[in-house]
RNA sequence: UACUCAUCCAGAGAGGCUGAGGGACCGGCCCGAUGAAGCCUCGGCAACCGCUCUGUAGUCGGUAAACGGUGAUCAGUGAUUCGGUAAGCAUAACCUAUUACUGUGUACCAAUAACCGGCUACCGAAAAAGGUGCCAAUUCCGGCAAACCCAAUGGGUUUGAAAGAUGAGAG
Numbered sequence: 001u002a003c004u005c006a007u008c009c010a011g012a013g014a015g016g017c018u019g020a021g022g023g024a025c026c027g028g029c030c031c032g033a034u035g036a037a038g039c040c041u042c043g044g045c046a047a048c049c050g051c052u053c054u055g056u057a058g059u060c061g062g063u064a065a066a067c068g069g070u071g072a073u074c075a076g077u078g079a080u081u082c083g084g085u086a087a088g089c090a091u092a093a094c095c096u097a098u099u100a101c102u103g104u105g106u107a108c109c110a111a112u113a114a115c116c117g118g119c120u121a122c123c124g125a126a127a128a129a130g131g132u133g134c135c136a137a138u139u140c141c142g143g144c145a146a147a148c149c150c151a152a153u154g155g156g157u158u159u160g161a162a163a164g165a166u167g168a169g170a171g
Stems, first nucleotide, its partner, number of pairs: 001171001003169006013042005021031003025143004043135003048131002052125002055122009068109003074103007083095002139163001144160007
């Protein structure tokens, strides 16, 4: 210096130095030698950021039931041919082997609920260590626009905008 978001009718001042202005701008209206602005000291207000806690949501990680997949083992059923029982040949049944299905299912894979933890956002509570801010008058009132009202070249009410201030964020 420009941008985004939130707030702006609540609250809270003494002392010292100094000496003429101040309330952002414009108009009004105020404050001010019973001391303006500024600086210093001390005090206070508030709770924007930050800190602590609770809850909700999202997200990430861990653990992980259930379901799912693979599947050792075991059991059952079926099939098959070589082999064994089987002796010279054959042979039912049985055994072994292989294989298919079903069940079981150590384990593995993947993954949800639930639980635990981290982060982010939001609601709420508490406190006031820390970073700001603030401590006459609503941002002192109005300025621009819209709607409505009135005793109407004006005035008023409400709402919104603009401008300004402060904080936070990101340049």
The prediction has a mean pLDDT of 76. This is a predicted structure of a 171-nucleotide RNA (SAM riboswitch aptamer (S box leader)) from a Chloroflexota bacterium. Of the family's consensus pairs, 97% are formed in the model. The organism belongs to Chloroflexota, within Bacteria.